A computed fold for a 146-nucleotide RNA from a Micromonosporaceae bacterium, annotated as c-di-AMP riboswitch aptamer (ydaO/yuaA leader). The organism belongs to Micromonosporaceae, within Bacteria. Its mean pLDDT, the model's own confidence on a scale to 100, is 79.

RNA sequence: GGCCGGACACCGCCUAAUCGCCAUCCUGGCGAGCCGGGGACCCACACAGUUCAACCGGGGUGAAUCCGCGGAACGACCCGCCGCGGUAGGGCGAACUUCCCGCCCGAACCCGUCAGCUAACUUGGUCGGCGGUGCAGGAAGAAGGA
Numbered sequence: 001g002g003c004c005g006g007a008c009a010c011c012g013c014c015u016a017a018u019c020g021c022c023a024u025c026c027u028g029g030c031g032a033g034c035c036g037g038g039g040a041c042c043c044a045c046a047c048a049g050u051u052c053a054a055c056c057g058g059g060g061u062g063a064a065u066c067c068g069c070g071g072a073a074c075g076a077c078c079c080g081c082c083g084c085g086g087u088a089g090g091g092c093g094a095a096c097u098u099c100c101c102g103c104c105c106g107a108a109c110c111c112g113u114c115a116g117c118u119a120a121c122u123u124g125g126u127c128g129g130c131g132g133u134g135c136a137g138g139a140a141g142a143a144g145g146a
Base pairs, nucleotide, nucleotide: 009133010132011131012130013129014128018032019031020030021029022028033126034125035124036123037122038121043116057114058111059110060109061108066086067085068084069083070082071081089105090104091103092102093101096141097140098139099138100137
């Protein structure tokens, strides 16, 4: 001097997951804001009859659904799982909206046989994971500032 990694601070991103106060011997409590669940009338569903299928409970958070091909497994099929491709849908490009362009995600978990919507009421969460030290797209509009 270069490269890689770590810590702290700051600035950003996903997410509801932020802020404030009191305490505190290590972590706890309260509140505000934001977010979720349960829960009437009405509505919907259901209840009657016929046909077909029948591997399979049903439901919730979330953008994360669905389709095709292949694989493993199975006596065989289906559900599910693994892989590749796509896709409903979602995020970012450094104040906002729209369009264009570009880059990504398209998971995971929970309840436990039970729950449609839903005022009053009731109940819970407030985690975690990333990027940057520079330019850090283009156009239009609106807004704001001087």